[in-house]
Molecule: transfer RNA
Organism: Nitriliruptorales bacterium
RNA sequence: GGGUCCCUGGUGGAAUGGCAGACACGCACCGCUCAAAAUGGUGUGCCGAAAGGCGUGAGGGUUCGAAUCCCUCGGGACCCA
Numbered sequence: 001g002g003g004u005c006c007c008u009g010g011u012g013g014a015a016u017g018g019c020a021g022a023c024a025c026g027c028a029c030c031g032c033u034c035a036a037a038a039u040g041g042u043g044u045g046c047c048g049a050a051a052g053g054c055g056u057g058a059g060g061g062u063u064c065g066a067a068u069c070c071c072u073c074g075g076g077a078c079c080c081a
Base pairs, nucleotide, nucleotide: 001080002079003078004077005076006075007074010025011024012023018064026044027043028042029041030040031039045054046053047052057073058072059071060070061069
């Protein structure tokens, strides 16, 4: 220098144009217990008192609608030279 792939929450990780974050872990609170472990329940992105707004590496584009398709940039893995 060329090519392919990846980037989503506190963590792992799904969703391949149509409710954004399934599921698991972790965490918080509650139940159980003398107490704890185990286990069960509820909750758990951000801002906001609420209404609401924002959020898939960053910025733009296409579309009624984008994590998903296109462009530029950044970061990473592998292969070739």